Record summary:
Model confidence (mean pLDDT): 84 of 100. The part of an RNA shown here (large-subunit ribosomal RNA, domain IV) has 314 nucleotides and comes from Eucheuma denticulatum. It is recorded under the gene name rnl. The full RNA is in RNAcentral, with records from ENA and SILVA.
Context: one part of a larger RNA
RNA sequence: UUAUAUUUAAGGAAUUAGGCAAAUUGACUUCGUAAGUUCGCGAUAAGAAGUGCCUUUAAUUUAGGUAAAAUAAAAUAAAAAACAACGACUGGUUAUCAAAACCACAGGACUUUGCAAAUUUAUAGAAAAAGUAUAAAGUCUGACGCCUGCCCGGUGCUUAAAAAUAAUGAGUUGAAGUUUUAGCUUUGCCUUUAAAAGUAAGUAAACGGCGGUUCUAACUAUAAGAAUCCUCAGGUAGCGAAAUUCCUUGGCGGGUAAAUUCCGUCCUGCAUGAAUGGCGUAACGAUUGUUUUACUGUCUUAAGUAUAAAUUCA
Numbered sequence: 001u002u003a004u005a006u007u008u009a010a011g012g013a014a015u016u017a018g019g020c021a022a023a024u025u026g027a028c029u030u031c032g033u034a035a036g037u038u039c040g041c042g043a044u045a046a047g048a049a050g051u052g053c054c055u056u057u058a059a060u061u062u063a064g065g066u067a068a069a070a071u072a073a074a075a076u077a078a079a080a081a082a083c084a085a086c087g088a089c090u091g092g093u094u095a096u097c098a099a100a101a102c103c104a105c106a107g108g109a110c111u112u113u114g115c116a117a118a119u120u121u122a123u124a125g126a127a128a129a130a131g132u133a134u135a136a137a138g139u140c141u142g143a144c145g146c147c148u149g150c151c152c153g154g155u156g157c158u159u160a161a162a163a164a165u166a167a168u169g170a171g172u173u174g175a176a177g178u179u180u181u182a183g184c185u186u187u188g189c190c191u192u193u194a195a196a197a198g199u200a201a202g203u204a205a206a207c208g209g210c211g212g213u214u215c216u217a218a219c220u221a222u223a224a225g226a227a228u229c230c231u232c233a234g235g236u237a238g239c240g241a242a243a244u245u246c247c248u249u250g251g252c253g254g255g256u257a258a259a260u261u262c263c264g265u266c267c268u269g270c271a272u273g274a275a276u277g278g279c280g281u282a283a284c285g286a287u288u289g290u291u292u293u294a295c296u297g298u299c300u301u302a303a304g305u306a307u308a309a310a311u312u313c314a
Base pairs, nucleotide, nucleotide: 001309002308003307004306005305006304007303008302010300011299014298019295027051028050029049030048031047036041038143052066053065054064055063067071079293080292081291082290083289084288085287086285087284091103092102107141108140109139110138111137112136113135119127120126144280145279146278147277149210150209151208154207155206156203157202158201159200160199169192170191171190173188174187175186176185177184178183211229212228213227214226215225238272239269250266251265252264253263254262
């Protein structure tokens, strides 16, 4: 000097990106226990007190006595609370830097499939299934609660009687050439023949999309309203400086002596928005942001001790 332990006056997060690390808490008994809530929970919530030994007793009971600074006497053994984000939950994941808000999930919806099923598949043999639409397969969403608006013009998908178009093939029949006439080659008319394409309609919990300009109310401001252009239709409910907000440290309020963070609210949404789900939500989370109590060598500010190593001197 480093490492691992351990102790520390006064202060107690002033440290730091951030309480990272450390410290605190901890057992049993009794009392007590909030908001919220899907009434199950939340909950060991929080918070408070007790605990030794001796005598007594059937007893770990009851009552009394008694020592200590300290009796769960050592070791072992939750720190707690509040607000918000995301995901309902238990579960799974980058073997070897990521455990999460990702995946899965129960639940919801759409589509396909009538059984020699759809689907997977090389032709086969199989699976689906020794199942049969309360079944099986595919896609999206993701408990629960309240809901899920408008657009079918584009791209997909589904349906569509007859007619038309028609490659290729097939058939009838005729002509020409050749003459191996039981044939071969070339060619014409007629008949028949698929999907597709085209057209029309439907379909958005299919892929997706969901405007601009000008003016207007007896202060001002704003614009319920009016006009006009364009569109397939012009964004509804809800939420909103958001895990989405550039300008931006937006404005206001709360918390601090002081806050680009945090919470509430506003809406001027650069560029929110409804199963690419929207908004809430008790419980849950080694998740993320913020605050408080307790606690501490994280720090003010460093010091001692033990062990080990390195280095220097002898």